[in-house]
RNA sequence: UUGAUCCUGGCUCACAACGAACGCUGGCGGCAGGCUUACACAUGCAAGUCGGACGGGAAGCUAGUGCUUGCACUAGCGGAGAGUGGCGCACGGGUGAGUAACGCGUAGGAAUUUGCCCAGUAGUGGGGGACAACAUGUGGAAACGCAUGCUAAUACCGCAUACCCCCUACGGGGGAAAGCAGAUUUAUCGCUCUAUGAUGAGCCCGCGUUAGAUUAGGUAGUUGGUGAGGUAACGGCUCACCAAGCCGACGAUCUAUAGCUGGUCUGAGAGGACGACCAGCCACACUGGGACUGAGACACGGCCCAGACUCCUACGGGAGGCAGCAGUGGGGAAUAUUGGACAAUGGGGGCAACCCUGAUCCAGCCAUGCCGCGUGAGUGAAGAAGGCCUUCGGGUUGUAAAGCUCUUUCAGAUGAGAAGAUGAUGACGGUAUCAUCAGAAGAAGCACCGGCUAACUUCGUGCCAGCAGCCGCGGUAAUACGAAGGGUGCUAGCGUUGUUCGGAAUUACUGGGCGUAAAGGGCAUGUAGGUGGUUAUGUAAGUUAGGGGUGAAAGCCCGGAGCUCAACUCUGGAAUUGCCUUUGAUACUGCGUAACUUGAGUACAGGAGAGGAUAGCGGAAUACCUAGUGUAGAGGUGGAAUUCGUAGAUAUUGUGAAGAACACCAGUGGCGAAGGCGAUUCACUGGUCCGGUACUGACGCUGAGGUGCGAAAGCGUGGGGAACAAACAGGAUUAGAUACCCUGGUAGUCCACGCCGUAAACGAUGAAUGCCAGCUGUUGGGCAGUAUACUGUUCAGUGGCGCAGCUAACGCAUUAAGCAUUCCGCCUGGGGAGUACGGUCGCAAGACUAAAACUCAAAGAAAUUGACGGGGGCCCGCACAAGCGGUGGAGCAUGUGGUUUAAUUCGAAGCAACGCGCAGAACCUUACCAGCUCUUGACAUCCCGAUCGCGGUUACCGGAGACGGUUUCCUUCAGCUAGGCUGGAUCGGUGACAGGUGCUGCAUGGCUGUCGUCAGCUCGUGUCGUGGGAUGUUGGGUUAAGUCCCGCAACGAGCGCAACCCUCGCCCUUAGUUGCCAUCAGGUUGGGCUGGGCACUCUAGGGGGACUGCCGGUGAUAAGCCGGAGGAAGGCGGGGAUGACGUCAAGUCCUCAUGGCCCUUAUGGGCUGGGCUACACAUGGCCCUUACGGGCUGGGCUACACACGUGCUACAAUGGCGGUGACAGAGGGUUAAUCCCUAAAAGCCGUCUCAGUUCGGAUUGUCCUCUGCAACUCGAGUGCAUGAAGUCGGAAUCGCUAGUAAUCGCAGAUCAGCAUGCUGCGGUGAAUACGUUCCCGGGCCUUGUACACACCGCCCGUCACACCAUGGGAGUUGGUUUUACCCGAAGAUGGUGCGCUAACCUUUUAGGAGGCAGCCGGCCAC
Repeated sequence: UUGAUCCUGGCUCACAACGAACGCUGGCGGCAGGCUUACACAUGCAAGUCGGACGGGAAGCUAGUGCUUGCACUAGCGGAGAGUGGCGCACGGGUGAGUAACGCGUAGGAAUUUGCCCAGUAGUGGGGGACAACAUGUGGAAACGCAUGCUAAUACCGCAUACCCCCUACGGGGGAAAGCAGAUUUAUCGCUCUAUGAUGAGCCCGCGUUAGAUUAGGUAGUUGGUGAGGUAACGGCUCACCAAGCCGACGAUCUAUAGCUGGUCUGAGAGGACGACCAGCCACACUGGGACUGAGACACGGCCCAGACUCCUACGGGAGGCAGCAGUGGGGAAUAUUGGACAAUGGGGGCAACCCUGAUCCAGCCAUGCCGCGUGAGUGAAGAAGGCCUUCGGGUUGUAAAGCUCUUUCAGAUGAGAAGAUGAUGACGGUAUCAUCAGAAGAAGCACCGGCUAACUUCGUGCCAGCAGCCGCGGUAAUACGAAGGGUGCUAGCGUUGUUCGGAAUUACUGGGCGUAAAGGGCAUGUAGGUGGUUAUGUAAGUUAGGGGUGAAAGCCCGGAGCUCAACUCUGGAAUUGCCUUUGAUACUGCGUAACUUGAGUACAGGAGAGGAUAGCGGAAUACCUAGUGUAGAGGUGGAAUUCGUAGAUAUUGUGAAGAACACCAGUGGCGAAGGCGAUUCACUGGUCCGGUACUGACGCUGAGGUGCGAAAGCGUGGGGAACAAACAGGAUUAGAUACCCUGGUAGUCCACGCCGUAAACGAUGAAUGCCAGCUGUUGGGCAGUAUACUGUUCAGUGGCGCAGCUAACGCAUUAAGCAUUCCGCCUGGGGAGUACGGUCGCAAGACUAAAACUCAAAGAAAUUGACGGGGGCCCGCACAAGCGGUGGAGCAUGUGGUUUAAUUCGAAGCAACGCGCAGAACCUUACCAGCUCUUGACAUCCCGAUCGCGGUUACCGGAGACGGUUUCCUUCAGCUAGGCUGGAUCGGUGACAGGUGCUGCAUGGCUGUCGUCAGCUCGUGUCGUGGGAUGUUGGGUUAAGUCCCGCAACGAGCGCAACCCUCGCCCUUAGUUGCCAUCAGGUUGGGCUGGGCACUCUAGGGGGACUGCCGGUGAUAAGCCGGAGGAAGGCGGGGAUGACGUCAAGUCCUCAUGGCCCUUAUGGGCUGGGCUACACAUGGCCCUUACGGGCUGGGCUACACACGUGCUACAAUGGCGGUGACAGAGGGUUAAUCCCUAAAAGCCGUCUCAGUUCGGAUUGUCCUCUGCAACUCGAGUGCAUGAAGUCGGAAUCGCUAGUAAUCGCAGAUCAGCAUGCUGCGGUGAAUACGUUCCCGGGCCUUGUACACACCGCCCGUCACACCAUGGGAGUUGGUUUUACCCGAAGAUGGUGCGCUAACCUUUUAGGAGGCAGCCGGCCAC
C1' cells in the first nucleotide's frame, strides 16, 4: 500500500556533524581554519657559517718620498669578493603519487652501527711531497675550460710509540694524531686510539590491518641444506653444488581500491563512516635508473645517465625542476599577501661578538567555523494615523509608534599607556587596557506557515503559470502556485545543495527471520569442521583473582587555575576496555589417564510388509490373421460429417499369433531416505518392529566440499510395437478455431545399455535429542485377566478432534508451527531476472553458479464489509409460459434527431428524454432574429426641489408604432397645535441603486423521477474478536411482508410492513327539499300534476358488520395452511392516498429561493412594425449526348435520405350505408337534486356481396360559416367535387389476470378560436395461468475473487512512433600486467692495463709497490 483492518516490507522526513559550496543579508571583538590537477611555472626569498685552520688580498683611509700638482711608489690601518680546509647541508619545511606491505599499530627479540654530547683511560713525537687560489698564455657566443709555472694549512702521505683495540695457525702480526688563539703559569678550545652511557638509525618476529571465488591453484632463487662472497649487521642478500621442497578453502595467487596510527563525526551502547588542522611513523621530490661523498642519503633547493617539457644560442652547444614561503596561468562550485621581524621559542656555524633561518612569531584577506557582545531602557490608550480583514458592529498590526524621562556597552573623538625581557634587545604596536567627551545617536535579516511540523486569512491565477523531502497541490470560491497583511522559528546570520552517522531491530554479537508475506537444499551417505552421556584423578590451554611492565604527547572525561565571561589555554587526576610477564585458584570447557552403562551397536528367538532386483507363469480384455453363419448398414455425436462396409462390414461362433497392463481384494491400509512400489511362483537381497538374555563400552549427532540415488518428458545405440497417443491430416463447431468434440495417426509410452538431473521433487514445514493435558479410530507385535468374543496395559507406526502454549491471522497442537539444545541450508522492497556476461557440466535440449544499468512507491500475507460470477440453494413479480389486443408495413397527427436559416429561443437523453416542461406559439405568450427607441429606468427604498393632486374621457397632428406635441369634458386628498407642520400622491433632479428567462443543478435550498410499495435499513446495552467487524438480522417452519411461531449470547428498541384515513359493496339509525310515491284523497291537462306522506329509491351525517370468530383435517399440542358452515362480503373483500436507510455529482439557477461570477446609454427597459419558432429532406455514382482536348445543356439507369418515439384512421361483412332504438354516470354553467349543456355502441329492420369495392379516406379545387384588431406565412368547421397509399404488416417488440383486457361514447381543465393529446366518467363485456426449466428485475443464505470509480471492474501480449538505460555485434582503438627475444646509457663490480704516474721501497740514467686513463665480461633503466 486498503473501502476499512492487522501484519510483513521498502521508500521519505524530523537530529547531530563538515577544510564545504551557492542564494539573500551583514555591526564589533576573541580563538581557530583556509587548492581540486603528484598540472605547468615568470620573479624574489627559503642554508649557511668559521680570518681563533690556510695562502693571499680589492675599495677606502693615514703618513712619507718622487715629481709632470694629481699621478706614481713606499710603510701602516683596513678588510670586500673569490679560493683551500672544517662543520652543517640526511635537520627544519612540503605533499600523499606509490604502497594491501613487517608499510603501519601493538607486544617482544638479537647478529649491528651511531657525527656532535656526557663521564673515563692513554696520547698529541719527528718528517715529506703536492694541489687550488694567483700569474702568464690560450679555446669557446656562452656555460665552462686547457697548458705551463709559484704557494700555505686543522688538506694529503710515510716513520716512531701502543693504555687500548683488531686478526691469529697462539709462534706472532697490524692500527693513531693538528694545531690555533689569547694570556700567563696554568686553565680553556681543538686533534688521535680505545671503551661506557645517552640519543638516533638498521634488522628479525607473534598478533591486528579494505573488497571481490564470475580470481583456485601459485612458486625455479622458488623452499631447505653445505660452502663461499657480500653487508655496520642476521639472512638466497648474491653465487656454486645438492635435495624437491614451500604457500593455499583459517582464502594462496590475481584484480580493484587505499598512505597507516593517536584520533574525528555519529550512536544509549555495541557498532558504522572518516583519517582536514595538531602529533608519531612511512613514502615521494619533473618521470625512470644509478651510484658518489659522508657518522648518517642512494640526498626537495647535490652529482651522472635516459625520457618528456620549457628556456638561451653565434646552431657548434648549453641551462632548468615551487608536492619550501609568497605569487602566476590553468582547472574548478570553491580556498588568502609577490607583507613585517629575527623581539620571543627553536635550529646551523663560530671561543665569541655575531651571521643565517618564508622554521617560527606577528600583521593583511575571507561570517569558513566555534564563542562572546551590541543594535537601547522605562513610561506611554486618543487603543492615533496608515496597512490588512470584516458578519460593517468591529477586529488586528499594538505599548508597537509618536510623546515624556533616562543610559552610553560596541563603534567614534581626545589623552594616558603596559606585560610579553632574569642585564641589553619589542616585529606585533601607540596594540591590549584605563580615563574623559558627544549623542539613541552609526548597527536586522533569513526561512517557513496542507499533513509529517511550531505558525491563517484576503486578493490574483484557473491542470495555465508554477510548487514539491514523501504523500501530493493547481481544471473559477487554492490555509499547498504568486502577492499582501498577520503569524511561527532561528538570529549576524538564515536557507538550499552535497556528504557521513543516527532514526534502521532495514545484516539483528548486543538484537531478526524461513507452513501461506523474501526464505528448508529433491533425498540420502559421508570427509573436514562444529558439537557431545556418567564417575574418579592429573594438568592448567581457555576461564578467573592479585602483582609488575607497557599502552607517547595532544584529544575525550573529572577537579583546579589564567584571559572581565565563554570559546581558548595551563595544571593535576582518571581513563586508555589492549598486549606482554609473573604468582595463585580449579567449578565449568579442553587435554591425558582409569573406570561405568542409560546413548549407540553386536549376537539370539520370532513377526508384518505393492521394499529392491532376476527368471518363469496365469486369466480377463483389446486390436489383428484365418475359417464358419449372416445381410445392409456400421461407427460416431449435443446434432452431424470425415471413416469402415455388397471386393460382404457391424454382429456372432471356433482356432491362432502378439504386445502391454494387472478388475474384484483395496482401506486418510502397508513398505521405502526420497523419487516411488499393486496378478502369481521359485531362488537372491536391503531395511524395520517386538521379546528377553549376553557382549562392546560413548564407538554418538550434524555435516561445507565430495559421492550416490533421483517422477515425467527428452537424447544416443539396438530391439519391440496390442492399446493409447504430442506432432500431423481430415471432419465438425465458430465471426475466425492453428482449441475444446469426432475419424485416423507418427515419435513416444515397453525391454536392454548409456546420458540428462529437473518438478506445486509439497506436509509449500531440514536432521537429531529431551520435556510438556487428554479423547477417539486404525496397522504390526508383546504381556495380564478361566482367555474363540472381550477388557486392561506396553512398544513401534498411521489418522481425526482438542487443552495449555504459540501465531499477523488462517491455523499448529506428543507426527508442533509449544518449551529448550546442537549442526547444516537459505532470506533482506517490487520489476529488470533466475536474465546477461564469465566459468563448470551435457551429444543436444539445457542444468548449476549468478550480476548491473535503469525504473517504481509500492509489491505482498491473512482476515473484514460490500459488489460481482455464463457458482450453488430457497423465494417472488404480467418476468416467462398460457391467452386477448396492439406496435414495427400505409396515410395523417404529434414530439425528437438531423439539416437549413438572420432566427429556426431554451431545457429533457437507456429503462427513469422523445402527445415530456406546453391544462392549448396567428399578435400577445416569447425567452430568438432584424430594425426603431429609453437610460435612476417598466418595478422597490432613501434624499432634494416643485405641485396639490392623480385619474378617467373626447378629438386632432407627426410616426410603422413606442413615443412626442396639442385638445374637450368629469373630478379637485387627509390630519392638525393652522406653521408647507405631518402624512399621502404626482412630476422633475441627483446618486446610492434597480433590472437580467445572463453563466455555474459539478457551490446550493426546495420540489421531483428511479430502484420500489421491493422488505428491507439501523441503533442502545451485553458478548466475541489485537482490529476492521461479528452477534442481534443467522437456523427450523410460515407469510403478501424482518408477517408470525419455535430455537439460539443475546436482550430490547427505532424507521419501514400491517393497521389507523378516503372511497365502493350489505344493513341499521337520524333528517326529508329542489329528491321519492307504497298507502289515502283530488284532478283529467294522465306529467308526482296537486293535497298529503317520508314507507321505498336517493341524498349526507352517524353507527353496525369480517375476527381464521365457528366446525373438521393437517402441522410440533405453535404460527399457519386446506376444506366446510353461516354471511352482502372470507382469509389483505375491490380501489386510492401513504414511498424506510440510501443509490444515480439523476432532473430543475427557464416556477420559486439562493452563494459566487458576469452586463450596467446594455446581456437591462419599452414598445412598435415586420419576420421566426410551423421549412426544402434537398444527395451520390454510372452511361448516352461523344467527334473525346475541355465545358455547357438535356435524357436514361442505378443506389439512397430521411431516422426514431407516441398516437389517430384504416385495410372491411363481428363490416359499410339508410332507418329505428332505451337508459347511465360524472362534470360544467348557475343562488338552486329546478333548468341548460347531452349521448354512443349494443339491439331490431332494410340494403350492399368480396371488388382497391357503396372499403379506405389522404391530397387537391371551390363555396361558405365562426372566433378574433388581424386567419398570407399559420386557425377550426360545413357543403359540393377529387378519391392517394393501404387487402392485417420482416426481424423484433408492448400492454393486460376481472367488472380487468377489448370495445363504445360522454364531460372537464387550458381556452377569443383551435384536441387524434391529457384528466375524469360510465355502457357492453371476455380468454387463459400446466407450471418455474429458460429470458428480465428483485429478496435471503452460502461460496470464489488479483474487483472497491466495485464486471460498463481489473488486466495480458503483439504492433506503430519517440525517448532513456543496458547486453550482444563484423571490427577498430587506448590503458595495465605478464611471457619470450633484441638493444645495453650512466654506474658500481670482476678482469686487463707494453698508454700515463709527486709522496713509500730499492742495488736510483732506472726499476718495484701502489694508482689512473683506456679496453673486455656479467648485471641493468629507457
Model confidence (mean pLDDT): 82 of 100. Predicted 3D model of a 1422-nucleotide RNA (small-subunit ribosomal RNA) from an uncultured prokaryote. Its Rfam family is "Bacterial small subunit ribosomal RNA". The RNAcentral record of the sequence draws on ENA.